[in-house]
Context: one part of a larger RNA
Parts: sequence; C1' cells; structure tokens
RNA sequence: CUGGGCGUAAAGAGCUCGUAGGCGGUUUGUCGCGUCGUCCGUGAAAACUCGGAGCUUAACUCCGUGCUUGCGGGCGAUACGGGCAGACUUGAGUACUACAGGGGAGACUGGAAUUCCUGGUGUAGCGGUGAAAUGCGCAGAUAUCAGGAGGAACACCGGUGGCGAAGGCGGGUCUCUGGGUAGUAACUGACGCUGAGGAGCGAAAGCAUGGGUAGCGAACAGGAUUAGAUACCCUGGUAGUCCAUGCCGUAAACGGUGGGCGCUAGGUGUGGGGUCCUUCCACGGAUUCCGUGCCAUAGCUAACGCAUUAAGCGCCCCGCCUGGGGAGUACGGCCGCAAGGCUAAAACUC
Repeated sequence: CUGGGCGUAAAGAGCUCGUAGGCGGUUUGUCGCGUCGUCCGUGAAAACUCGGAGCUUAACUCCGUGCUUGCGGGCGAUACGGGCAGACUUGAGUACUACAGGGGAGACUGGAAUUCCUGGUGUAGCGGUGAAAUGCGCAGAUAUCAGGAGGAACACCGGUGGCGAAGGCGGGUCUCUGGGUAGUAACUGACGCUGAGGAGCGAAAGCAUGGGUAGCGAACAGGAUUAGAUACCCUGGUAGUCCAUGCCGUAAACGGUGGGCGCUAGGUGUGGGGUCCUUCCACGGAUUCCGUGCCAUAGCUAACGCAUUAAGCGCCCCGCCUGGGGAGUACGGCCGCAAGGCUAAAACUC
C1' cells in the first nucleotide's frame, strides 16, 4: 500500500454542531499545476533477465543487452481534475403566507385521589394473606360527613397520533424561544456534503450544598414461608424519588441499521399542508408535497427478513471489526469530590 465486512454471526461512535482534511452543480475564456505524448540527460558496479563466449559439463567467470518501474530538462497536447477571470440557476440559503409542536423561566391556577390535622355521627373491630401474624383500635380506630394543611402526579381526550438531533416531551393560562415540509412570487448565486482532533447536549442511578417530603420506597426492622430464607408475600421504614445550583457522562443511549445526494413496480391506512372540482356551508372527491405505519414486485440476504422511511442500484465523507478466554481488565496518561469514566495491552490458555 492492499482485501472482505459492520440489522441478528466480530463490527455504526448516545446525539448534534463544527476546525483541518477529503469530495463537489451548469457554462465560457485563459493558464498548463496534476495528466498524456515525444526527445535529451541521469538512474555506479555487482546481482537479476535474455543472447553469446571460456574452463570436458555444471556451478563459476567474461562480453553484450534488457532492467533500474525514478528524477531533472526541452518541445508539444488540453478531454478530464486543478488555479485565475466571467456568466448561470436546478443544489444551498433568505423573505412572505399558512400549519403546528417541543423546551425553559418566574409565577399564577384547576379538579380527582392518597396521607395527615380539627370537629360531627357512630361502635368493636380494622387491616392484611394462599392461610396467617407482626401492625392499627375503648386514650374511640375502620366506616361516613364537614372544614383545613401539604406534597407529588396530571384520569377521560390518548391514537402502530404529534413534536424533537438524540436523551426525551402529556391538566390550564401568560411570557420568552428553537426547528421543519409543501406552495407562491421575488432575491443571493455553488455560498454545498461529510467531518480526524475539538466543543456542546445527554435517561435512570449516584455525588456536593441548601430546601422540601404526601405517596412510593433500596438499606434496615419486624411478621410469615421454608430444611434454611440474609429472598419471593405482609406490616413498618431511612436515603432517594421533588425543587435550586453545580458535578457525573454512562444504558438493550435499540430501528441492535452513521450522515448526505440521486435512481428503482405497486396496494392500503394514518397525521399535517397546497391546488382543483362538487357543495349555501358542513362534507365528499381528485391530485400533489412532507411525515408516520402495514402488505408486497424486482433486487438483495446464510437464513430470518429488508423492500421509495431499503438491508435494492450507485457516488462522497466519517466511525468501527479481524477466533474464544484472559479483558473492556493491568500498567501509563487524561478527566472526576468520590463512585468511577475515556484510552487500552501482554503473558498464558483453548
């Protein structure tokens, strides 16, 4: 330098932004850097190739040739790549209208339910289980009615529905704010794609400080079960779960499927938008675009299956794999308050 791969066999980084780099639409002119042609110089000798010669042959030696795939220079070519200059609009972007969701903040607010407190009614049980017991209750529980307090979560709507890059996001109002498709007319004129390093975001659990604590509930305690029961079941219950600020940076972070662009039969749902037709409207129909499902042709696949949301056919860029165990470990380095994270072997063994 090169091969084959990455849904499930080893292998797509949790996600996004973005630096260097790699790659890059249509067209005109120009340069001639890459590229191509030709010539010259150089590319030591030996070795090696081919042809020949000499020791009886061979090995060996000698002569010639090729090779030395390269570098430098001269002249020439200009399709493609590139530089420079100019033009373009289909890629990309901006604006408008319309649709519509997510996140955050300080606060306000709504009802249902649980728990607790106070009062009324009322009396002997309640609770719990497979059956029980611990537990609660005559100091009046459970049940029921009224009033109050507080925290957390938002039934129905709710949907193989929606939105977001991913993690993820469900009561209502206000405020701030991000993103996206089609359509319309206009504008900029390749401004693009990817992205080593890097930066930011990143469920749950966990950590630090302060607050909060209704329910639930690791640890813990008790009761059962059992041969035992450090469990499953029951009664309690601390951290935690909640809020603010700061860490942690992981996951079956999964579609186990990196991103972008183009191309390749259909059928049937569903969410949103545009256009047209019908209609007084509602509604219905046709068509198209974006999103999201199911079925299925060609093709692909070891099979399962995938199949215009590809795992099909191609191009560009990144990441990753290379037998099992040892091991995602040791050592070193970087990060972290810690827990630990990231990077990452070898001996040995099958």
A computed fold for a 350-nucleotide part of an RNA from an uncultured bacterium, annotated as small-subunit ribosomal RNA, central domain.
RNAcentral holds the full RNA, with entries from ENA, Greengenes and SILVA.
Model confidence (mean pLDDT): 83 of 100.